This is a predicted structure of a 273-nucleotide RNA (Bacterial large signal recognition particle RNA) from an Acidimicrobiia bacterium.
The organism belongs to Acidimicrobiia, within Bacteria.
RNA sequence: CCGUGCUAGGUGGGGCACUAGGGGUGCCCUGCAUCCGAAACCCUCUUCAUGCGGAGCUGAAUUCCCCGCCUGAGGAUGUUGUGGCGUCGGAUCGUUCACCGGUUCGGUCGAUGUUGAACGUGAGGUCCCGCAGCGGCGGAGCGCCGUGAACCGGGUCAGGUCCGGAAGGAAGCAGCCCUAAGCGGGUCGGUUCCGGGUGUUGCGGGGUCGCCUCACGGGAGUCGAUCGCCCGGAGGGCACCGUCGUCCACUCGUUCGAAGGCGGGGUGCACGG
Numbered sequence: 001c002c003g004u005g006c007u008a009g010g011u012g013g014g015g016c017a018c019u020a021g022g023g024g025u026g027c028c029c030u031g032c033a034u035c036c037g038a039a040a041c042c043c044u045c046u047u048c049a050u051g052c053g054g055a056g057c058u059g060a061a062u063u064c065c066c067c068g069c070c071u072g073a074g075g076a077u078g079u080u081g082u083g084g085c086g087u088c089g090g091a092u093c094g095u096u097c098a099c100c101g102g103u104u105c106g107g108u109c110g111a112u113g114u115u116g117a118a119c120g121u122g123a124g125g126u127c128c129c130g131c132a133g134c135g136g137c138g139g140a141g142c143g144c145c146g147u148g149a150a151c152c153g154g155g156u157c158a159g160g161u162c163c164g165g166a167a168g169g170a171a172g173c174a175g176c177c178c179u180a181a182g183c184g185g186g187u188c189g190g191u192u193c194c195g196g197g198u199g200u201u202g203c204g205g206g207g208u209c210g211c212c213u214c215a216c217g218g219g220a221g222u223c224g225a226u227c228g229c230c231c232g233g234a235g236g237g238c239a240c241c242g243u244c245g246u247c248c249a250c251u252c253g254u255u256c257g258a259a260g261g262c263g264g265g266g267u268g269c270a271c272g273g
Base pairs, nucleotide, nucleotide: 001273002272003271004270005269006268009058010057011056012030013029014028015027016026020046021045022044023043024042034055035054036053037052064266065265066264067263068262069261070260071259074256075255076254077253078252081250082249083248084247085245086244088242089241090240094238095237096236097235099233100232101231102230105228106227107226108225109224110223111222112221119217120216121215122214123213124212125211126210127206128205129204130203131202132201133200134199135198137195138194139193140192141191142190144185145184146183147182153178154177155176156175161170162169163168
């Protein structure tokens, strides 16, 4: 140096989460990495923890182990910054939306007006107080209808009772008729009295902003709806200022870091030639 057979090693790694902590199952990244079995109210371990049980493959180097540099997926984290979204508050200078009120102005539509508008003057009414009349309403009484007394109301009183020699007479229960107080009905109609946030009429007094009617003057507008401009008011949204966020994106810092590239170093045993 070559060949054969073995052995250590390798046959994935990382982030997050979980855990007192390590690893695995879980989620994610890398990218291709033997197969089987159990694993979240979990599995297996203890800082020499970097899985457990079983079966394979490869194997001392391009392949196993270590170190340095560069690139770097992805994760974690924050008193980084910016933007977005959202929350809460402030403010009402700007903008926008709808609302309310006004409007000397303008447009449109309608009504009304020379058969006389606005406006002005006068009278009356509408309003208030007092008195009176009439009515209405409500209440009460009388009247009306019905009912209504074992005896202590009336009439008539069978039977029976009493007086009488008789004729005759007397009281009188039940029944029937009637009635008092009372009770009920009706409130149609009548009548009396009382009452009022009552109607109306008359008389007297007061008041009269507005409205209505009438008369006179006057001589062309008046009124309503709606839209616009303008003014005022009170709100909502946006923009503005601030606060906050298990939120989203990017950025910055810290940290872990798969994978790739470059360089360097380390690691056996037996037999035969």
Its mean pLDDT, the model's own confidence on a scale to 100, is 78.